The RNA shown here (Bacterial RNase P class A) has 357 nucleotides and comes from a Lachnospiraceae bacterium. The gene name in the source record is rnpB. RNAcentral holds the sequence, with entries from ENA. Lineage of the source: Bacteria > Bacillati > Clostridia > Lachnospirales > Lachnospiraceae. The coordinates come from a structure-prediction model, not an experiment, and the mean pLDDT is 75.
RNA sequence: UGAGCAGCACGGAUGGUCGCGGCGAAAGCUGAGGAAAGUCCGGGCUUCGUAGGGCAGGGUGCCGGAUAACGUCCGGCGGAGGUGACUCCCGGGAAAGUGCAACAGAAAUUAUACCGCCCAACUAUGUUGGGUAAGGGUGGAAUGGCGGUGUAAGAGACCACCGGUUUUCCGGUAACGGAAAAUGCUGUGCAAACCCCACCUGAAGCAAGGCCAAACAGGGGACGAUACGGCGGCCCGUCGUGUCUCCGGGUAGGCUGCGUUCUCGGACGAUAACGUCCGGGAGGAGCUGUUCGGUGACGGACAGUCAAGAUAGAUGACCAUCUAUUACAUAACCCGGCUUAUAGUGCUGCUCAAUAC
Numbered sequence: 001u002g003a004g005c006a007g008c009a010c011g012g013a014u015g016g017u018c019g020c021g022g023c024g025a026a027a028g029c030u031g032a033g034g035a036a037a038g039u040c041c042g043g044g045c046u047u048c049g050u051a052g053g054g055c056a057g058g059g060u061g062c063c064g065g066a067u068a069a070c071g072u073c074c075g076g077c078g079g080a081g082g083u084g085a086c087u088c089c090c091g092g093g094a095a096a097g098u099g100c101a102a103c104a105g106a107a108a109u110u111a112u113a114c115c116g117c118c119c120a121a122c123u124a125u126g127u128u129g130g131g132u133a134a135g136g137g138u139g140g141a142a143u144g145g146c147g148g149u150g151u152a153a154g155a156g157a158c159c160a161c162c163g164g165u166u167u168u169c170c171g172g173u174a175a176c177g178g179a180a181a182a183u184g185c186u187g188u189g190c191a192a193a194c195c196c197c198a199c200c201u202g203a204a205g206c207a208a209g210g211c212c213a214a215a216c217a218g219g220g221g222a223c224g225a226u227a228c229g230g231c232g233g234c235c236c237g238u239c240g241u242g243u244c245u246c247c248g249g250g251u252a253g254g255c256u257g258c259g260u261u262c263u264c265g266g267a268c269g270a271u272a273a274c275g276u277c278c279g280g281g282a283g284g285a286g287c288u289g290u291u292c293g294g295u296g297a298c299g300g301a302c303a304g305u306c307a308a309g310a311u312a313g314a315u316g317a318c319c320a321u322c323u324a325u326u327a328c329a330u331a332a333c334c335c336g337g338c339u340u341a342u343a344g345u346g347c348u349g350c351u352c353a354a355u356a357c
Stems, first nucleotide, its partner, number of pairs: 001353010012322007020031004033328001037339002040337005045205004057201005062076005077091001078089004092196002097194002099190003114136002116132007144162002147159003163185001164183008209256004218247006227241005260283010284306001286305008
C1' cells in the first nucleotide's frame, strides 16, 4: 500500500420563537430508543386453582460454566469450510419397536444378478442352469477403502496399510483426545416421522388486579303544621304520594396499579378512592464510575445517581450557524435476552500478500 477477519461507540450540536404531556399557587423543573419494533423465549408482579404423587400434553437435548431464570450468554469438544485472522452446525438414541425412502435402478435390507466375467449342458453367432458384488450402468445413498495373494471367475477367503468396533493404559472435571492389544468387521439413510431415554413444565394476563362511588329502582328509620288520593257520607286513625336520613350490591363515572420500591414523620391540596412536596431509614435483578477476582459470560466491594408516565393518548414545528436536506423507527406494567430494521461518522485488535528501510 492492497485485500480481508473480528469487535465496539455515536445515532446531529448550539441559540431563538411558537406549541404539547407530567408536577407546581406561581416562578419554574422535567419529557423516548438502540432497537421504544416483532411479541419469539425467560422472569418479576397480579388473579384463580392447589395435601401429595402419577398419566396425558408442551418444551429442552455434545461437555463444563454464568445467571433470578432462559430455548440466552461464555469457554471448550467433535464435524465442515478457509493459506490465514476466523466462520458455520437443533450436535442424545437407528442392534427396543413401527413407519418412510418419489424418480431412476436388477436390487433401497432377514433383499437383490440388468450388462459384464467364469463354469457346465444343449437343438450352438445362441439358449438354459449355476457361480460371481472385482468391472459397467442407476441413484442423495449400493454390501468399509486400497494394493496384493488366491481363484474357473471372484469374494476379508487370506495378508500389509488406512478406516471401524471392543478392551486396557495414559491425559482431561467432562465432552473427548492419544497409545497398545484383540477382532476380518452381515445388518444403508431419515428421529426438523411416530417413538425411546434424561431433564424442565399449573392456567390466564395490566382490558391482570385493588379501591371509591352518583342518578334511577329496592330495603330500614324519622317527620308529617299545610295539601291530594284510597279505606262507600263525616270525624279520628291508617296507607300511599312527600321531605330528610341510613343500608347493601356496585352501574355511569373516577382513583390506583404506573415509575426507583417499601416504610416512618411533617406540610399542603377544591378531591371519596387519593395526590404532591420536604426530611429520615431500609431495600433493588436499575444506571454510571473506580477497583479487586475470573480466559470469559459474570461476580464482590466502594462512591455517585434513580431520570417520561399519557389514557384518544405529550415528547413537535419553524428560523439562524456549523459542509447539515438526514437512516431505521415513537414508550403504554417492568426487567433479562433473542430476532429483524438502520443514512452517515468514528475507533480498536488481528490475518494474508507485495514493496521499502